A computed fold for a 77-nucleotide RNA from a Melioribacteraceae bacterium, annotated as transfer RNA. It matches the Rfam family "tRNA". It is annotated as a transfer RNA. Gene Ontology term of the family: triplet codon-amino acid adaptor activity.
[in-house]
RNA sequence: GGCCCCUUGGUGUAAUUGGUUAACACAUCGCCCUUUCAAGGCGAAGAGUACGGGUUCAACUCCCGUAGGGGUCACCA
Numbered sequence: 001g002g003c004c005c006c007u008u009g010g011u012g013u014a015a016u017u018g019g020u021u022a023a024c025a026c027a028u029c030g031c032c033c034u035u036u037c038a039a040g041g042c043g044a045a046g047a048g049u050a051c052g053g054g055u056u057c058a059a060c061u062c063c064c065g066u067a068g069g070g071g072u073c074a075c076c077a
Stems, first nucleotide, its partner, number of pairs: 001073007010026004019057001028044005050066005
């Protein structure tokens, strides 16, 4: 350098192959329970999907570019 893949809350993963500005678990916070803590129960906050464009009535999803990461091949000797 070529080709391929990945990027979604703090973390790990979903989202029926385009159709309610996105779900679950852990973690965090509050309440309940408990003599207390943990465990358990209930609830809340937290991402508009790496970034920028395009297509579309509508994009996490399709297309292009950029960035970061990974794989592979080549170059180098």